Predicted 3D model of a 78-nucleotide RNA (c-di-GMP-I riboswitch aptamer) from Candidatus Methanomethylicus sp. It matches the Rfam family "c-di-GMP-I riboswitch aptamer". From the family's description: GEMM was predicted in a large-scale screen for bacterial structured RNA regulatory elements. Rfam links the family to the GO term cyclic-di-GMP binding. A reference for the family is Weinberg et al. (2007), "Identification of 22 candidate structured RNAs in bacteria using the CMfinder comparative genomics pipeline", Nucleic Acids Res. Model confidence (mean pLDDT): 88 of 100. The source organism's lineage runs through Archaea, Thermoproteota, Methanosuratincolia, Candidatus Methanomethylicales and Candidatus Methanomethylicus.

RNA sequence: CCUAGAUAAUAGCAAACUCACAGUAAUGUGGGGACGCAAAGCUACGAGUCCAUAAAAGCGGAUAGUCGAGUUGCCUAA
Numbered sequence: 001c002c003u004a005g006a007u008a009a010u011a012g013c014a015a016a017c018u019c020a021c022a023g024u025a026a027u028g029u030g031g032g033g034a035c036g037c038a039a040a041g042c043u044a045c046g047a048g049u050c051c052a053u054a055a056a057a058g059c060g061g062a063u064a065g066u067c068g069a070g071u072u073g074c075c076u077a078a
Stems, first nucleotide, its partner, number of pairs: 004076002012037002017032006035065001041071003045068003048063004053058001
């Protein structure tokens, strides 16, 4: 450096639910709270799912804790 991920260690994030705010909505942000996570850090590029408009399509939005992909990173047993 590249792989790998343990009853290791130092850290980290934070589901459901709840309070407030924003949004037509999906949902997001902040506080509380921990189901869990070796990238549960970041990116909407591909697919899926959700919302909106619609007869449908299409366009727009959301989801990174749905999957794939890209990219950055802590530690160190076998």